[in-house]
RNA sequence: GCAGGCCGGGUGACCGCGGGAGCUUCGGCUCGCGAGGAAAGUCCGGACACCACAGGGCAGGACGCUGGGGAAAUCCCAGGCGGCGAAAGCCGACGGAAAGUGGCACAGAAAGGAGACCGCCUCCGGCGAAAACUCUCCGGAGACGCCGGCGGUAAGGGUGAAACGGUGGGGUAAGAGCCCACCAGCGUCGUGGCGACACGGCGGCUCGCCAAACCCCGUCCGGUGCAAGGUGAAGCAGGUUCCGACGACGCGGCCCGCCGAGGAACCGGGUACACCGCUCGAGCCGUCGCGCAAGCGCCGGCCAAGAGAGAUGGUCACCCACGACAGAAUCCGGCUUACAGGCCUGCU
RNA sequence: GCCGGAGUAGCUCAGCUGGUAGAGCAGCUGAUUUGUAAUCAGCUGGUCGGGGGUUCGAUUCCCUUCUCCGGCU
Numbered sequence: 001g002c003a004g005g006c007c008g009g010g011u012g013a014c015c016g017c018g019g020g021a022g023c024u025u026c027g028g029c030u031c032g033c034g035a036g037g038a039a040a041g042u043c044c045g046g047a048c049a050c051c052a053c054a055g056g057g058c059a060g061g062a063c064g065c066u067g068g069g070g071a072a073a074u075c076c077c078a079g080g081c082g083g084c085g086a087a088a089g090c091c092g093a094c095g096g097a098a099a100g101u102g103g104c105a106c107a108g109a110a111a112g113g114a115g116a117c118c119g120c121c122u123c124c125g126g127c128g129a130a131a132a133c134u135c136u137c138c139g140g141a142g143a144c145g146c147c148g149g150c151g152g153u154a155a156g157g158g159u160g161a162a163a164c165g166g167u168g169g170g171g172u173a174a175g176a177g178c179c180c181a182c183c184a185g186c187g188u189c190g191u192g193g194c195g196a197c198a199c200g201g202c203g204g205c206u207c208g209c210c211a212a213a214c215c216c217c218g219u220c221c222g223g224u225g226c227a228a229g230g231u232g233a234a235g236c237a238g239g240u241u242c243c244g245a246c247g248a249c250g251c252g253g254c255c256c257g258c259c260g261a262g263g264a265a266c267c268g269g270g271u272a273c274a275c276c277g278c279u280c281g282a283g284c285c286g287u288c289g290c291g292c293a294a295g296c297g298c299c300g301g302c303c304a305a306g307a308g309a310g311a312u313g314g315u316c317a318c319c320c321a322c323g324a325c326a327g328a329a330u331c332c333g334g335c336u337u338a339c340a341g342g343c344c345u346g347c348u
Numbered sequence: 349g350c351c352g353g354a355g356u357a358g359c360u361c362a363g364c365u366g367g368u369a370g371a372g373c374a375g376c377u378g379a380u381u382u383g384u385a386a387u388c389a390g391c392u393g394g395u396c397g398g399g400g401g402u403u404c405g406a407u408u409c410c411c412u413u414c415u416c417c418g419g420c421u
Base pairs, nucleotide, nucleotide: 001347002346003345004344005343006342007341009319010318011317012316013315014314015313017034018033020031021030022029023028036325040336041335043334044333045332046331047330048225049224050223051222055255056254058252060221061220062219063218064217065079066078067077068076069075080094081092082091083090084089095216096215100214101213102210103209104208117157118156119153120152121151123149124148125147126146127145128144133142134141135140165183166182167181168180169179170178184206186203187202188201189200190199191198192197229276230275231274232273238267239266240265241264242263243262283302284301285300286299288297289296290295320323349420350419351418352417353416354415355414358373359372360371361370367404375391376390377389378388379387397413398412399411400410401409
């Protein structure tokens, strides 16, 4: 320096608070339990409850390398690939851009089936100069310089985040995968692997980036959340408008089918008490077995908050490292965020 | 507890199928007026709540976090 795990004040006494069990002379008494690793954020996924549900496709939403685990998941484990690091190791929304549509501001000639601004080059025309060189019919012509034109060219300059593979050589009027070698990428074949993929051979030579843009492909998805919902008790007052057997309502809307009568909006009034749901559960601990691991299985043991204005606190004594972040509210599995300090193990 | 929405200038709000962030009021300066108000012209003023990611580029897209507001008995 990196990874993983654990603790997160301790002990004793006394006085309180919230549940539970037992006893009771109904006044109380005794015993036992009482916040967390995140109880948090409510970001995912479920259990559970009620409502809805013949079927079909549409719209909408979520996820996305491979294999495994798991009830499921924006979860976990192992592996592949890519990136970072000297390494241990860490990080990754990591399908598809040759299915289509769209975007790429400014700058720049051109921003995607690209493009000729400067530059380079062939050819044509004009002018100049004729010093050297070549040809000559001795007048000149080629070559040279400048200007203009039809073209070629993406090597070089310049712009940009990005310029139609990169480097080197050949080639060419100048150039160019035009040709060749290596590298990157694509296709195909073989070998290894369950697979993602890796390695090797061959081939034609090249295809920009963005899908956390629309989208395509694959997998999946009814709605509402314990203030769900149920039982008992108490209490009150209904009204207006609209729609509706020409089909309302039945999840956003559509098709089709079924059913066959109420429905929607607004205003007003009443209750807000008791009990259940409520904590035994994908539970916790330990041995053994299987598995690299996540985890699974067998056996044994344990029961460990359950309120309804909402308990978990205070005082004293001793000790130390002088105590952080923070507190249940239906429950569970994850993720994320906050956290003084300390301990253990492994690795570089 | 459960569910939903919003943070942009001093205030109230636009801008969001990504390309230098605008308007009104307020403030300052000047003109007009004897002076003020009104009016006219000009100017100032922005960590787009914070952090991270995607992208060449983020107020806009995605994740996380903070603050505020609303609904449900």
Predicted 3D model of RNase P RNA and transfer RNA as a complex of 421 nucleotides.
It holds a member of the Rfam family "Bacterial RNase P class A". Rfam links the family to the GO terms ribonuclease P activity, dimeric ribonuclease P complex and tRNA processing. Rfam classes the family as a ribozyme. About the family: Ribonuclease P (RNase P) is a ubiquitous endoribonuclease, found in archaea, bacteria and eukarya as well as chloroplasts and mitochondria.